[in-house]
Context: one part of a larger RNA
Parts: sequence; C1' cells; structure tokens
RNA sequence: GCCGGCGACUUAUAGGCACUGGUAGGUUAAAGCGAGAAUGCUGGAGCCAAAGGGAAACCGAGUCUGAAGAGGGCGAUAAAUCAGUGUUUAUAGACCCGAACCCUGGUGAUCUAACCAUGUCCAGGAUGAAGCUUGGGUAACACCAAGUGGAGGUCCGAACCGACUGAUGUUGAAAAAUCAGCGGAUGAGGUGUGGUUAGGGGUGAAAUACCAAUCGAACCAGGAGCUAGCUGGUUCUCCCCGAAAUGUGUUGAGGCGCAGCGGUAAUGAUUAAAUUUGGGGGGUAAAGCACUGUUUCGGUGCGGGCUGGGAGACCGGUACCAAAUCGAGACAAACUCAGAAUACCCAGAGAACACACAGCCAGUGAGACAGUGGGGGAUAAGCUUCAUUGUCAAGAGGGAAACAGCCCAGACCACCAGCUAAGGUCCCCAAAUCAUCACUAAGUGAUAAAGGAGGUGAGAUUGCCUAGACAACUAGGAGGUUUGCCUAGAAGCAGCCACCCUUGAAAGAGUGCGUAAUAGCUCACUAGUCAAGCGAUCUUGCGCCGAAAAUGAACGGGGCUAAGUGAUGUACCGAAGCUGUGGGAUUACUAAUAAUAAUCGGUAGGGGAGCGUUCCGUCGUAGGUAGAAGCAGUAGCGGCAAGCAGCUGUGGACGAAACGGAAGUGAGAAUGUCGGC
Repeated sequence: GCCGGCGACUUAUAGGCACUGGUAGGUUAAAGCGAGAAUGCUGGAGCCAAAGGGAAACCGAGUCUGAAGAGGGCGAUAAAUCAGUGUUUAUAGACCCGAACCCUGGUGAUCUAACCAUGUCCAGGAUGAAGCUUGGGUAACACCAAGUGGAGGUCCGAACCGACUGAUGUUGAAAAAUCAGCGGAUGAGGUGUGGUUAGGGGUGAAAUACCAAUCGAACCAGGAGCUAGCUGGUUCUCCCCGAAAUGUGUUGAGGCGCAGCGGUAAUGAUUAAAUUUGGGGGGUAAAGCACUGUUUCGGUGCGGGCUGGGAGACCGGUACCAAAUCGAGACAAACUCAGAAUACCCAGAGAACACACAGCCAGUGAGACAGUGGGGGAUAAGCUUCAUUGUCAAGAGGGAAACAGCCCAGACCACCAGCUAAGGUCCCCAAAUCAUCACUAAGUGAUAAAGGAGGUGAGAUUGCCUAGACAACUAGGAGGUUUGCCUAGAAGCAGCCACCCUUGAAAGAGUGCGUAAUAGCUCACUAGUCAAGCGAUCUUGCGCCGAAAAUGAACGGGGCUAAGUGAUGUACCGAAGCUGUGGGAUUACUAAUAAUAAUCGGUAGGGGAGCGUUCCGUCGUAGGUAGAAGCAGUAGCGGCAAGCAGCUGUGGACGAAACGGAAGUGAGAAUGUCGGC
C1' cells in the first nucleotide's frame, strides 16, 4: 500500500414544542392484594388545571399604585390533563479518537553525580631541587667547585583513562561505533567490591548537567473516559425548500449571545415586491464664486519703504511693497447664490413569485472576484477598507486556446427532431473562401510613452501661377567702396554704429563656406530655356521608428495581403436556453391519482417518504435431505433509487414472507484498529 473484519449521536432523569390516543377536569405515588417483573385490582396522599392582583394585610373579574369615579401596570372575555412517539434543551464522559499538564501513593543511585569504607593498578626512558661529603675560601660566616643524593599537580612515551580533527557509517557491524592521527599518563590519577543521598527531592570543579537508551523537574499505578472555544473522522436511498460569511456586545476577534438571512406546520388582512400614476423633502454629480478660504493679471492706491527740499511743522519725487475696492481669469472632502439623474418616503392601481405575526428546528457570523462611487497606498498591487449591483461560493451547459468570480444562459428524465444567445462561418473545427464601399503594406493585424519622420488616405483655410509658377540647366550677381569706427590687419562675412546713393533686367554696405588680411566658391535677387500646376498651415483615418533578458515559441496552430481594419447588408452554424414528441415527480384547483396550470441546479441546514440488517411476538408458521441458510454465476423480470425476486452450480440443516415490536442497524477515508498478502 491493497483486501477482509471491527469502528462514532447512546442511555437515564427533568423541561419545551409537535403529533397520536384516553377522559371532560386529568392522573395516581409509595404501599398493599395477587402464582406474578400482568399494561390486573386496591390506594386521591400529592401534582397540574379550574382567578387574578398586591411586598403584604387583603380584596376579587378585578386588583395594585394613588387624594381620586383620573391615568397607567398586570389580569378577565381562548380547556385542560395523563400517557405514548418524535424532536430539542438541561444534567450526566453525552457523537468517536487525540494532548501537553496538575494532584495522590509508591518504585528506583546494578546507568550516572558526589561522598564514605576497604582493596588494587601505573612498561621503559629523560631531567637532576633540597640535603649531605670532599676541596677551595672567610677572623668567623657567607660564597665557589666537584661528587653524592633522588624532589616534582616535571619531561618523552606503552598499559590505562580521555575524546581535539578528518573520513567512513546514517533502513549502521553499533539507538554514538570503526579507521588514521590526538590529550593526560605519580596525580585534583585510574579502577574493583560494599555502602549513603530520591523527585516541591538528590547530586553537580555549574553544562539546566546527571538521577537505569527517559530530565526546565524520573518512572509506575490511581484521580481519569481530566479538560481540549482545537485538528481529524462520522457508514443506505429518493422527494420538497434552501442560507450566511453582516450589525451589535463580548479578557472578544478562527469562540459565543441577541438581531439579520433558511426551514416547518398553522393563523391573518383594507397586507408586500416588480411595474405604473400622483405628491414630497434633499444638497450629491456637474456647475458656480453670492459666503468661507485659496489664487493670476490690470486700474485706482489706505499705509509703508527709498529719496529731494526745509530749523521744524510740513511740502515734493518714486519703474519698490501693498490694505481696500473695481475689471478680467481660476480652485475647494470639511465653500454654496443656485442645482440634476438615480435613490428614498407617502398615497392609488397591481398581484400570491410575495408579506406580517407569534411557536418550534437550524446553519452562518474567515468570503472571493468583477463593474460603479469613495477612503488608505504612489489616482501601485491577484493590495487594503466601506457603499452598491452581479457572479462564484452552493451552478452544470456554450463562448473567452487552456482559465471558481468575465460574456451568454439557470441542467426533472429520454430523443440519430427544430429555432436561437454570446461567439463565430479557409483547414484543424459545425457554419459565407458571402455581397457592396473604403483603408492598411507594417505580417500592422500579439503589449507601451514622451518624442521623431517629404509613409499614405480624407477634409478645411490660404499663397504663387500661360502677363509662364515650382524644380533643373545657361548667364548675370556690378559701381561709389577696402563705407565709418575699431584693429597688427578687419577689404560683404572677429566686433560696434549706420545700412545710403548710382548703373540697371537684377544684384544685401551682404546668406553660408573660406583667407593672416586679400583672393576664391556660393546665396538672396534678375533674365533666358522648358511647360502646368507648385508651396504653406490646420483637422482627421490607418500605418513607421522609438521597442533590450535570460532552454526555443506570447495570432491556440497551420497559415492568411485577407482568412487584417472600418462601414452596411443577407444567409448559416452555434448551449443542458426556447420549441417539438414521450415519460416521471411536486404544488394549486378539484369529488377525483381525470384534466389544466405552475414548478422540479444546489453546499451548510430544515422538512417528507422509503429500502435493508440482527433479535422478539403472531409462530412448535409457510417451506425444507425429492436439499434450508450461506457462497458463486446470470443476455431474464418489476421498482426513480436504497433494493427485491427467478434460474443454474455449490453447500449440507435450517428457516422465509406478511403484520407489529426492540435495536450493539448500513463504512471509503479518522498518520483509525486487528488479521492476511
């Protein structure tokens, strides 16, 4: 892991509610009688109901408060009670499994920590302290040298003890080792045997270490089925309805209470929703500047600054600042002179898909995305937080290549019938290589900006032009003059001022290149050749560049110049939508299970109806060795299903159905549990 067995809402008591039954007031408890564990008889104590109000005295269909014949509160004007069944609540382990802990009483120092008693062990080598002896030395010491001597938590290094590094091992040879190196090795050394200290404790050269592979509090049994607002699991079928992820409070935030939303069987009425008609209040969007603030320019210029005159009073000037006011132009969630659409409220119509009320039974109280209106954030996030609508959640089907939340559309069942929606119609792939008019040349058509460009289509305005435009070519482009100044120089062309006159068809005191300065080239401007359109600006459609990411590849692919884009039109395809045909169920109507109409997606959850298992009663049942149960097989039969029969084989002794009753009553999941493989 698979297969098989076992495996979870029980039982008692007491309440609530519903249904069924008895009685009309209901009912007995203990106890007794009885052969009695009879659902029998006796037993009326007691309980509930039949009257309430008040703290009470007390009064009473009323009573309390009160001064009150007021007002108000609670009552009166509805039948209960005893059983049974179901469901739910409370108390109990209370659907099942699961802690870490806490407490009580015991067992442990054969591991290990420390200590006590008594034993034992440490190859070999090195170093050479004190002391002593001899010699030297001294007044005497001191001191020096040689020898002797054998000290030490001394040195090197086996046994022994330890454990610093690396590798191997990691379902190991081993629940801590092996191999190669490593540290101590006469000491605070190692070790044997016996003993002592015990869990709110011991022991600890101290690491929360160790106390029997267990230690921030050992182990064993008990309290104990501790508790678990937590996780997991919870077993047959069909039918009807069908949520929530919100508000509020909470030592509350992943839990609860109340409300909201669901179910159910009643009850009610001048009832509700969509829609529509009429009537309302508003201060949002947009807008506006009349208020509150913000704000730009201009005019007038209170006051101030600077400045001139004056001894001062004061009188002037001002291209500075600037109150207030006027004109023009703007901004605002906490501005509004005005002011929508929606929404909301009231009334009428409308109609049972609905609404209201109290009873009982719930679940939910982590929501997600999308559109719209806001806050937070960076007008970031598959971000966060509100409001509102939708979908998913709890919703299948078609489309979006694939894709809970987007678009279309809500699946009772069957059909080799039809029509459509979104979306599509060259092939993959069902249906137009459909029709008409345009655009695009970029494979644009799959993603992006500022910015850039004689890409190209459409529109508008405007200038030049057969008295010849635009482009190209030919020719001219001069003289005063190298204007003046400045400068080393400045001659059209470093810079400054001025920018005239003449000739002429035209030619600047010069557009650019160039020179040291000249020179040289060129332009403006003019004529000729040629012959018909040529420029400028704005608006707009589709394209181009801008455009770089890590395996190869972001039209779904092939591929397409339409099979791309814009506009118009007609066909067709396309879903579990709608229709058709047949069938089933629920509800309403009804005498009717006929007919008709509506309905039948569904998680949590509520309600209804059934199937099956074991045992008991009817029952010593029908049946059964001429073959029961069980097991295996089976194109058959009936039921929507759970399932029920039939037949065949096997098996070898029991055992249905029906109507009732009682439960150890249904497994695929619980790191379930036991067995097998």
RNAcentral holds the full RNA, with entries from ENA.
The part of an RNA shown here (large-subunit ribosomal RNA, domain II) has 677 nucleotides and comes from Microcystis sp.
The coordinates come from a structure-prediction model, not an experiment, and the mean pLDDT is 84.